This is a predicted structure of a 72-nucleotide RNA (transfer RNA) from a Candidatus Peribacteria bacterium. The source organism's lineage runs through Bacteria, Bacteria candidate phyla, Candidatus Peregrinibacteriota and Candidatus Peribacteria. The sequence was found in a public genome assembly.
RNA sequence: CGCGGGGUGGAGCAGUGGUAGCUCGCAAGGCUCAUAACCUUGAGGUCGGUGGUUCGAGUCCACCCCCCGCAA
Numbered sequence: 001c002g003c004g005g006g007g008u009g010g011a012g013c014a015g016u017g018g019u020a021g022c023u024c025g026c027a028a029g030g031c032u033c034a035u036a037a038c039c040u041u042g043a044g045g046u047c048g049g050u051g052g053u054u055c056g057a058g059u060c061c062a063c064c065c066c067c068c069g070c071a072a
Base pairs, nucleotide, nucleotide: 002070003069004068005067006066007065010024011023012022013021018055026042027041028040029039030038048064049063050062051061052060
């Protein structure tokens, strides 16, 4: 160099072109004598980057960057 998979809140992952969600974690409140557990609410992302297609892109296309694997 070639082929394949992946990059989405702090972590692990979903997300058929139509306002980005789940679990854990975190914060506050409730419950409790108290802690844990449990319940409720909230904060936290402009989706690896730049372009393109489209009325509309996390999703489709091109190139680039990074990670994993295969082959050599």